RNA sequence: CAGCCGGAUCGGACGGCCGCUGUCGUGAGGCAGAGGAAAGUCCGAACUCCGCAGAGCAGUGUGCCGGAUAACGUCCGGGAGGGUGUACUGGCCUUGCGAGGUUUUUUUGCCCCAGGGUCGGGACCAUUCGACGGAAAGUGCCACAGAAAACAUACCGCCUGCGCCGCAAGGCGCCGGUAAGGGUGAAAAGGUGCGGUAAGAGCGCACCGCCGUCGCAGUAAUGCGGCGGGCAGGGCAAACCCCACACGGAGCAAGACCAAAUAGGGAGGAAGUUUCUGGAAGAAGCUUCGGCUUCGGCCAGGGACACGUGCCGGCUCGGUGCGUCAAACCUCCGGGUAGGUCGCUAGAGCCACACAGUAAUGUGCGGCCCAGAGGAAUGGCCGUCCCGCGGGAGCAAUCUCGCGGACAAAAUUCGGCUUACAGAUCCGGCUGCCAA
Numbered sequence: 001c002a003g004c005c006g007g008a009u010c011g012g013a014c015g016g017c018c019g020c021u022g023u024c025g026u027g028a029g030g031c032a033g034a035g036g037a038a039a040g041u042c043c044g045a046a047c048u049c050c051g052c053a054g055a056g057c058a059g060u061g062u063g064c065c066g067g068a069u070a071a072c073g074u075c076c077g078g079g080a081g082g083g084u085g086u087a088c089u090g091g092c093c094u095u096g097c098g099a100g101g102u103u104u105u106u107u108u109g110c111c112c113c114a115g116g117g118u119c120g121g122g123a124c125c126a127u128u129c130g131a132c133g134g135a136a137a138g139u140g141c142c143a144c145a146g147a148a149a150a151c152a153u154a155c156c157g158c159c160u161g162c163g164c165c166g167c168a169a170g171g172c173g174c175c176g177g178u179a180a181g182g183g184u185g186a187a188a189a190g191g192u193g194c195g196g197u198a199a200g201a202g203c204g205c206a207c208c209g210c211c212g213u214c215g216c217a218g219u220a221a222u223g224c225g226g227c228g229g230g231c232a233g234g235g236c237a238a239a240c241c242c243c244a245c246a247c248g249g250a251g252c253a254a255g256a257c258c259a260a261a262u263a264g265g266g267a268g269g270a271a272g273u274u275u276c277u278g279g280a281a282g283a284a285g286c287u288u289c290g291g292c293u294u295c296g297g298c299c300a301g302g303g304a305c306a307c308g309u310g311c312c313g314g315c316u317c318g319g320u321g322c323g324u325c326a327a328a329c330c331u332c333c334g335g336g337u338a339g340g341u342c343g344c345u346a347g348a349g350c351c352a353c354a355c356a357g358u359a360a361u362g363u364g365c366g367g368c369c370c371a372g373a374g375g376a377a378u379g380g381c382c383g384u385c386c387c388g389c390g391g392g393a394g395c396a397a398u399c400u401c402g403c404g405g406a407c408a409a410a411a412u413u414c415g416g417c418u419u420a421c422a423g424a425u426c427c428g429g430c431u432g433c434c435a436a
Stems, first nucleotide, its partner, number of pairs: 001432010012385007020033005035407001039418002042416005047251004059247005064078005079132001081129005088121009098112001100111003133242002138240002140236003155182002157178003161174005190208006209231001210229008255342004265333005272305008282295005306324007349368003353364004386405008
């Protein structure tokens, strides 16, 4: 310097003009005004309202261990496992004026050494991944291929024996043995090696793995070691299931307060008596049974007087309209709507330093105030500069022209996760090249 991997930070700067939102001000005007994800709304909380004796079933979620935290499915550290890289290492091929070894010498060959290529193995180092409890309770599933996918099995092959053929080597057939070799598959009933055997096989042995047990270390997950056992128990629980633990619901359009017009609801107030006509029904009496009479109410209409109220420009008289027992009218109460106020931004807050801790994080101390609108402001234009790409001029330094500068944007507030993102910078690890 380049490539790969991992982590962190920033995410255009300054000025002018015109606007927008909030707030302060009598006013002129001053001050403040998006993000690392404001996003998805996937987890966890604060806050608010509703619900709630207790227990169980069902349902949902979480799931190695320890710690952090208000809490978490998050974070930190550790354990076991998987991936990648590297150190290291094995086989084969090849190169060599190679200091070496071997052969009596030379050549050649072999060993060794160094380099290159190729095919592998592979860390206890580095980095990374994750629903990482249980498959020895039970049920279920394991496509295709394959003989066989779980009470194992026998396709090819290998082998003893028997029979037939053949001079023989051997071939064919049958009864068996076998799980070494081949083949299928994501996965084939522990692995490697030696012995053993007719051939084989944990059949025997060594090492590794596994199971049981004991000891030691560790808070624990777990690790290491001793002893015993030839090995049972394939995989899947993001299939049912089992075990342990946790879990009431809705969400700022939560919720609280003030409260109009109109229409409902409730309570109260407000000016009347008499007479006539008609109507339908009722009661009583009389009856020649066809009706008739009387009575007190009801409904509708009219008249008189009285009262209330409006108008006739202020008052009285007068005139005139309307009304007079609850319909309308007036007053009050109550719920709700529109609308307004609060919730509503000083907070698990931000910055710096110190201390504790491997770290997440905590504690102390000092400083700071940093959008709160609400259908929703935070924008537009211009200039200078910055970055990237392309063109032109110039020997070059450089100048000039054009285009582009992401993802996306608060809506009660925090802690996380996930996803999107032009470009720039920094740090760590590995590898390669160049220089010293």
The RNA shown here (Bacterial RNase P class A) has 436 nucleotides and comes from a Terriglobales bacterium.
Taxonomically the source falls in Terriglobales (Bacteria, Pseudomonadati, Acidobacteriota, Terriglobia).
The RNAcentral record of the sequence draws on ENA.
Its mean pLDDT, the model's own confidence on a scale to 100, is 75.
It matches the Rfam family "Bacterial RNase P class A". Its family is annotated with dimeric ribonuclease P complex, ribonuclease P activity and tRNA processing in the Gene Ontology.
It is recorded under the gene name rnpB.